[in-house]
Context: one part of a larger RNA
């Protein structure tokens, strides 16, 4: 390579949206590129295979026959697939209308609880913090406890095993702009669809870069215990940082599970819609359906833990990856990058 794989052995790209490209619902006509049949030329000779012969047999030689992947044309078949038609439908996809849930994004306001500090009132020796202590604050009046002001930053309860979002990831409230989704109607379009290399966009923290901010927390750092020793665990302060406002592009960015589609027992919670049935009428409660979201489980699967209509079950379609372990997710190069680094990626040489 072929093949077999990618939940935990090596393997789903973090995440979406999209060019080419592959792939493609149903019906009908033509048409005949692939596809099937034939008939023709070509397919040299040796080989090969058969049959017959000749060196005593054999290899071996020689003769006859078959055979020869494709390909060229010439006829024909038309289920498939392609192509084509001012085609045709409506189950897929989409648009419409009617409702509906949500921390979904942005922006702009505000609100209390709390820490801290400042200014004033009460008031006196202590507070603090530990296993225990100490550094440390504190008669310049601290701790506490009142009242008033300042600033930052995060939102207790409600809260879930729940809800949104493609992922990242979202949470006090209100307004304004705005993006998706779900359910019912089934008016409309009529396959407009699915996957996507490259590509483009988003991506958590920490880091960086300019310029703001800065209350609490805190790398780093000072000091104080601990210890044999303490560059730690524990304490007293503390800068960077954590915020905002434009780049970087990584995570154990995980469900370690790519995506779309069908197709396969059920049983019990939960969110949100629609409909039936009880009920004078809500709420309640029973039941059907539809999306979503757990937990248990058959049939299958699977080394095995386990999965199991939210399959890793049983098919198709598309893309990514993987081929022993180290070396090394590195060196070189080259793109990207303010930089920090990313992407892309190997050999020697070892086992």
């Nucleotide at each position: 390579u072929u093949g077999g794989g990618c939940g935990u052995a090596a393997a789903g790209a973090g995440c979406u949206c999209g060019u080419a490209g592959g792939c493609g619902g149903u019906u009908u006509g033509g048409u005949a590129a692939g596809u099937c049949g034939g008939g023709u030329g070509u397919g040299a000779a040796a080989u090969u295979u058969c049959g017959a012969g000749g060196c005593u047999c054999a290899a071996c030689c020689u003769c006859g026959a078959a055979c020869c992947g494709c390909c060229a044309u010439c006829c024909g078949a038309u289920a498939c697939u392609g192509c084509u038609a001012u085609g045709g439908c409506u189950a897929g996809a989409g648009u419409c209308c009617g409702g509906u849930a949500g921390a979904g994004g942005a922006g702009c306001g505000u609100g209390g609880a709390a820490u801290u500090c400042c200014u004033g009132g009460u008031g006196u020796a202590g507070c603090g913090g530990u296993g225990a202590a100490a550094u440390g604050c504190g008669c310049a009046g601290a701790u506490a406890u009142c009242a008033g002001g300042a600033g930052g930053a995060a939102c207790a309860c409600c809260a879930a095993c729940g809800g949104c979002g493609a992922a990242g990831g979202c949470a006090g409230c209100g307004c304004u702009c705005u993006g998706g989704g779900c359910c019912g109607g089934u008016a409309c379009u009529g396959a407009c669809g699915c996957u996507g290399a490259g590509g483009a966009g988003c991506g958590a923290a920490a880091g960086c870069a300019u310029g703001g901010g800065g209350a609490g927390c805190a790398a780093a750092u000072a000091g104080g215990a601990u210890u044999a020793g303490a560059u730690a665990c524990c304490c007293u302060g503390g800068u960077a940082g954590u915020c905002c406002a434009c780049g970087c592009g990584u995570a154990a960015a995980c469900g370690c599970u790519g995506g779309g589609c069908a197709c396969u027992a059920g049983g019990u919670g939960u969110g949100g819609g629609a409909c039936c049935c009880u009920g004078u009428c809500a709420a309640c409660g029973g039941g059907u359906u539809c999306c979503g979201u757990g937990c248990c489980g058959u049939a299958g699967c699977u080394a095995a833990c386990g999965c199991a209509u939210u399959a890793a079950g049983u098919g198709c379609c598309c893309c990514g990856c993987c081929u022993g372990g180290g070396g090394a997710g590195u060196a070189c190069g080259g793109c990207c990058g303010c930089a920090a680094g990313g992407c892309u990626a190997a050999a020697a040489c070892u086992c």

The part of an RNA shown here (small-subunit ribosomal RNA, central domain) has 351 nucleotides and comes from an uncultured prokaryote. Its mean pLDDT, the model's own confidence on a scale to 100, is 84. Rfam family: Bacterial small subunit ribosomal RNA. Rfam links the family to the GO terms structural constituent of ribosome and ribosome.